[in-house]
Molecule: small-subunit ribosomal RNA
Organism: uncultured bacterium
RNA sequence: GAUGAACGCUAGCGGGAGGCCUAAUACAUGCAAGUCGAACGGCAGCAGGUGUAGCAAUACAUGCUGGCGAGUGGCGCACGGGUGAGUAACGCGUACGCAACCUGCCCCCUACCGGGGCAUAGUCACGGGAAACUGUGAAUAAUUCCGUAUGAGGUUGAGUUUCCGCAUGGGAGCUUUACCAAAGUCUUCGGGCGGUAGGGGAUGGGCGUGCGUCUGAUUAGGUAGUUGGUAGGGUAACGGCCUACCAAGCCGACGAUCAGUAGGGGGCGUGAGAGCGUGGCCCCCCACACGGGUACUGAGACACGGACCCGACUCCUACGGGAGGCAGCAGUAAGGAAUAUUGGUCAAUGGUGGGAACACUGAACCAGCCAUCCCGCGUGCAGGACGAAGGCCCUCUGGGUUGUAAACUGCUUUUAACAGGGAAGAAACGAGUGGACUUGUCCGCUCCUGACGGUACCUGUGGAAUAAGCACCGGCUAACUCCGUGCCAGCAGCCGCGGUAAUACGGAGGGUGCAAGCGUUAUCCGGAUUCACUGGGUUUAAAGGGUGCGUAGGUGGGUUGGUAAGUCAGUGGUGAAAUCUCCGAGCUUAACUUGGAAACUGCCAUUGAUACUAUCAGUCUUGAAUAUUGUGGAGGUCAGCGGAAUAUGUCAUGUAGCGGUGAAAUGCUUAGAUAUGACAUAGAACACCAAUUGCGAAGGCAGCUGGCUACACAUCUAUUGACACUGAGGCACGAAAGCGUGGGGAUCAAACAGGAUUAGAUACCCUGGUAGUCCACGCCCUAAACUAUGGAUACUCGACAUUGCGAUACACAGUAAGUGUCUGAGCGAAAGCAUUAAGUAUCCCACCUGGGAAGUACGAUCGCAAGAUUGAAACUCAAAGGAAUUGGCGGGGGUCCGCACAAGCGGUGGAGCAUGUGGUUUAAUUCGAUGAUACGCGAGGAACCUUACCUGGGCUAGAAUGCUGGGAGACCGGUGGUGAAAGCCAUCUUUGUAGCAAUACACUGCCAGUAAGGUGCUGCAUGGCUGUCGUAAGCUCGUGCCGUGAGGUGUUGGGUUAAGUCCCGCAACGAGCGCAACCCCCAUCACUAGUUGCCAUCAGGUAACGCUGGGAACUCUAGUGAAACUGCCGUCGUAAGACGUGAGGAAGGAGGGGAUGAUGUCAAGUCAUCAUGGCCUUUAUGCCCAGGGCUACACACGUGCUACAAUGGAGUGGACAAAGGGCUGCAACACAGCGAUGUGAAGCUAAUCCCAAAAACCACUUCUCAGUUCAGAUUGGAGUCUGCAACUGACUCCAUGAAGCUGGAAUCGCUAGUAAUCGUAUAUCAGCAAUGAUACGGUGAAUACGUUCCCGGACCUUGCACACACCGCCCGUCAAGCCAUGGAAGCCGGGUGUACCUAAAGUCGGUAACCGCAAGGAGCCGCCUAGGGUAAAACUGGUGACUGGGGC
Repeated sequence: GAUGAACGCUAGCGGGAGGCCUAAUACAUGCAAGUCGAACGGCAGCAGGUGUAGCAAUACAUGCUGGCGAGUGGCGCACGGGUGAGUAACGCGUACGCAACCUGCCCCCUACCGGGGCAUAGUCACGGGAAACUGUGAAUAAUUCCGUAUGAGGUUGAGUUUCCGCAUGGGAGCUUUACCAAAGUCUUCGGGCGGUAGGGGAUGGGCGUGCGUCUGAUUAGGUAGUUGGUAGGGUAACGGCCUACCAAGCCGACGAUCAGUAGGGGGCGUGAGAGCGUGGCCCCCCACACGGGUACUGAGACACGGACCCGACUCCUACGGGAGGCAGCAGUAAGGAAUAUUGGUCAAUGGUGGGAACACUGAACCAGCCAUCCCGCGUGCAGGACGAAGGCCCUCUGGGUUGUAAACUGCUUUUAACAGGGAAGAAACGAGUGGACUUGUCCGCUCCUGACGGUACCUGUGGAAUAAGCACCGGCUAACUCCGUGCCAGCAGCCGCGGUAAUACGGAGGGUGCAAGCGUUAUCCGGAUUCACUGGGUUUAAAGGGUGCGUAGGUGGGUUGGUAAGUCAGUGGUGAAAUCUCCGAGCUUAACUUGGAAACUGCCAUUGAUACUAUCAGUCUUGAAUAUUGUGGAGGUCAGCGGAAUAUGUCAUGUAGCGGUGAAAUGCUUAGAUAUGACAUAGAACACCAAUUGCGAAGGCAGCUGGCUACACAUCUAUUGACACUGAGGCACGAAAGCGUGGGGAUCAAACAGGAUUAGAUACCCUGGUAGUCCACGCCCUAAACUAUGGAUACUCGACAUUGCGAUACACAGUAAGUGUCUGAGCGAAAGCAUUAAGUAUCCCACCUGGGAAGUACGAUCGCAAGAUUGAAACUCAAAGGAAUUGGCGGGGGUCCGCACAAGCGGUGGAGCAUGUGGUUUAAUUCGAUGAUACGCGAGGAACCUUACCUGGGCUAGAAUGCUGGGAGACCGGUGGUGAAAGCCAUCUUUGUAGCAAUACACUGCCAGUAAGGUGCUGCAUGGCUGUCGUAAGCUCGUGCCGUGAGGUGUUGGGUUAAGUCCCGCAACGAGCGCAACCCCCAUCACUAGUUGCCAUCAGGUAACGCUGGGAACUCUAGUGAAACUGCCGUCGUAAGACGUGAGGAAGGAGGGGAUGAUGUCAAGUCAUCAUGGCCUUUAUGCCCAGGGCUACACACGUGCUACAAUGGAGUGGACAAAGGGCUGCAACACAGCGAUGUGAAGCUAAUCCCAAAAACCACUUCUCAGUUCAGAUUGGAGUCUGCAACUGACUCCAUGAAGCUGGAAUCGCUAGUAAUCGUAUAUCAGCAAUGAUACGGUGAAUACGUUCCCGGACCUUGCACACACCGCCCGUCAAGCCAUGGAAGCCGGGUGUACCUAAAGUCGGUAACCGCAAGGAGCCGCCUAGGGUAAAACUGGUGACUGGGGC
């Protein structure tokens, strides 16, 4: 895009079309084929007339008239209408042929129509039967039937003349033989309509032939009337159409036969076309008419509304017997997703009959139903707001959108409604009348005839009045937001949406598309160059046969001539109409209808052309082949020979192991192994040469020699003269394994055994070991049979190597038969190929068409078997696959780094305690953090508070803040009651400022309104902040270049560095974020400045002290500078740089430390710091209060403290810091207390005073290895301090004195002022569970060979089926469910063929008895046959216990 459609929602009108696709299922009822009285006998019914009777009504009679039931006869019924079952066929289409034919009615021509006869229906009479129907007898007509006459003529036989034809042969004429005709009726008397015979025409048919006409080879052979001939029969006619005889043919790979499916064509749909699909309506042909068979009649039928018979079914029946055939029009039932009225009319067109009127006509014309399709029209038009209301959305005092949309104003009136008017289609026939003449014809005029239909159409009236839906809005694909839902409900054409912010589900608002329709489903074409003729491919995506020889076939060198089949051109015929296209015409337009033209790309015939192809006849040598002479080789086959090795045997030497492995063991060995020597035997394979070598068609071929044999190449001349290439089938060869028979058997070695390994080890390793490996003969016939690359020919840049050849030759510029590598153009998706093509072309063969199922099943062929070859489907998936890219990964490789290992030091893991976590418990034990990157973490400080949790008591605009309005009062302060408190209730006192006042302002309660509040949820909606990889060296960009592209290059490479740091090179050149540096602290010096700090010198003074005057040197304080850069030297290096007992220097190669954290990763952490979207909550999930809990305790883990002691504990004495803090504070000092502390109190808002004692350390004394003079848990008692409060805080004293004697597997930190060890201070804080955290200083080590290994990381490279990226992906069995399918003892069907038996109707043939005068008939017999039966097979389908694999 399309449809004979269906379904869902919706629906105003008109025009034109179409309408059982299924059950060729069954049919009630009505209608669809009759007509003619001008063929006939007649007259039942109707109408009229006449007659008789009667006053009449009426009755009776009468074929007399119009007409006419039933009947005879004629014509029609073979047309028209329906359907598509069958049919793969001369059925259809197309083009020819019939010299092998027929043709009623119609037209033309010729001739004729004389005279007779016998019947029969109707009718009448009598019967049978329920009916259908039918019997007997009597009389009778015709255009019925039968003789006869005539014979222009026709047919038949014979003869003859002539003409014609492509053949058989045909036409015409003449002579002769036999046979053959007829019908009347009407009449206006003119004739009309008929009849017979013949000739011709037209029309319609019959037959034959070429070409075209679906699928399957898992259908390869078929055929006995089969193929042909002769003779006969039959037919309208040819013919095996039929019969007899004779011959053995005929069809088939160019697809016979068989099976399946199917009416064919014009056309129709689609498509650029070629095609593909289709055959409804209309037209042509065919076939069929309940299923089958058969003939009759006839011009025509083997007959839809005829006959006979068989069968199935239905109906009637009096049970004896009968009737029927909607695939005609309506209609019914059924089936189905689904398809209409039991309508009107013969007015028109057409048909049949008739002389005609006319009759009949479900043909036809109309109407009805149905949006089924096509076309047209309408549902209003114009104005109208910085834009109503309502809806929806938002960043919400506002804005956006619906939207000029509405309202409102003006205008119009198609359509619908109503009213009025009102066609064309109709002109013939006929009737009347007129004219002409050929006198029965023609031409005029008038009249008559409309189903549709009072329809189309026209006019008028009123009034926007009567008229819009459907689908969609994630991408493809035009159109976006909110709400609801929460992997649910659902959507979905493909991809895919939905797990709490869904443009994808459902609703809404808005939008988009189409519109009286819109969507969905089904089917076809297109896109699909995705079966490729136009117009594809086969190295790796699916696809080259394992290889050759060769048949058919296809294709084929130069040249000359002939022919003209293909080819090309002209002409003629045909190609029905309709359809399509163009130009017109008619309906208001269009659809539709219609005139003309063009087209129908085809077929046939004919005339010409002859380049090419073909064909015939010549000829040529370049393709091909042969011959001569050489060269080459692991080419094949047969035979002989050889040495090394191995094994075995014998003998000898010799002694304890051998062998084997990662390490072992099994095994062999004192009965003498292994090892060594000699000899012998056996079988198999041929080291070195040896190679990227050579040969062969492929498989394949390797010691040496010989025989036989095949091939390739070179050379030169000679010969043949296209003999060529390819090759479906076919034939041959075909590794290894395997099979059969017979040999052989050394080695090796499936199976098997043992030993190991392992969780296991039916494996890898080891020791053995049988088939086999070898030979002969016969099978098998497959391989990653690979160059994953079929063969042949020609052409197309180069370089190098090599085997041959040439030549004397490792010179070569030669040759071009091989074998290879690299590289151009070109090709290719790329990788790559590239004269050995995957390039450019030609020819031939083979093969492919998504993945799986499956190289499976079934069938067939081959095979001894194993199995091979051929080779599907159901079902299932939306991919499977190729090449390349970037990552990630690897028990891949290379380089490098890190307290990563190693080397060391000290810990953890064991004990007690502290603290955090899990778990458990609980009314609650609030919440979060959970590998590294949670666990002394948020918390830098939970008794109340904090506090978020629990229990209970209270409040509800609420605990806090703002605003508005009202009303009250100053506020403040105090008292009482109740209560656990919060709170609730009551009450006292006072009356602000400005102003005269009203009033205003400020403050405090109350009431109302408005903004509340939430540590409730979502860190997977977020911001911000943070952890980690990681202070690891990386991450990118612009331009250029390369690539179809992803992407690459740069950033890789060679060095170097802590570093993508720098240097060199380079299709790259530059740049950015990172690194480094710039910043801060420390280490040295200088300058400046000296108070609260300092005190060398001077002076004073003290018991003592920078205490004082003073000083500015030093220390120090804190500001500014200097200093370090591989700068210098040497060695190495191109450079960058590296190295050094180097110099100098306070410091040396980044001097030490800090701050500083690229692009990104982990949906990492945090909604409980804060902020924030959404959701939830509002007498509660908010707020206040009391008490409790966060401190529980069988247990498990993390982080720490203290120890286990003598490098120690205790006692006494003595020394040296840094950095901090201090007024709600630090507190000297004095006193009291053993002490915590208390009382009093100077000083200090701090370089001034205080905390403050530094401790380890040093000196001396003591303890003497013990659960201790170690260790200090736990417990009892007594206290101090803080605080409203100490049951559960800290501290002190007295007493008690637990575990613990250095810690399993495992594991952590640290590379120098570091580890270890020692103390000090601070934040938080009333106090403190701090052993934590953060700072500060004191003392102060050991070790690093080195990068193999563990962990982590960086760069390059490689493989990848991974990309959620190896914690990946993924294979098979098993278990459960579902699905389709193969096999299967069988069982049940179907169609087809064969054989036999039987056989209706009927044709044909035969025939004595019966009938008939006869012609003939009945009957009987025979052949054939629909159907029925029997039988054995084949094919095909369904089903089947059980069973096999397969898919999800």